Model confidence (mean pLDDT): 81 of 100. Predicted 3D model of an 84-nucleotide RNA (transfer RNA) from a Minisyncoccota bacterium.
RNA sequence: GCCUAGGUGGCGGAAUUGGCAUACGCGAUAGACUCAAAAUCUAUUGGCCGCAAGGCCUUAUGGGUUCAAGUCCCACCCUAGGCA
Numbered sequence: 001g002c003c004u005a006g007g008u009g010g011c012g013g014a015a016u017u018g019g020c021a022u023a024c025g026c027g028a029u030a031g032a033c034u035c036a037a038a039a040u041c042u043a044u045u046g047g048c049c050g051c052a053a054g055g056c057c058u059u060a061u062g063g064g065u066u067c068a069a070g071u072c073c074c075a076c077c078c079u080a081g082g083c084a
Stems, first nucleotide, its partner, number of pairs: 001083007010026003019067001027045006046057004061075004
C1' cells in the first nucleotide's frame, strides 16, 4: 500500500427486510435475609434539564439518502486479521 471484519450506556455485548436504541450479562444504588458480613433474592439503573408532568440529546467523527438510519451510501480516524 491492498483486502476483510469491527467501533453501540461505567465494562462486556445483542439489535440485518430500514420501523420502541441500549436486550442480556457484569458492575453500581436501594431493600430483604443475617448478630454482622459473604452468598442468594427483589427493585432500579444511557446522559442533561425539570419539583413534577415531561422535554432535549445519544450507536467513533463529519456529511448524504429516506416519512423514518446502529442498520444503506460517501469521506475520514482508530482497532484486529490477511496479502504483498
Annotation: The organism belongs to Minisyncoccota, within Bacteria.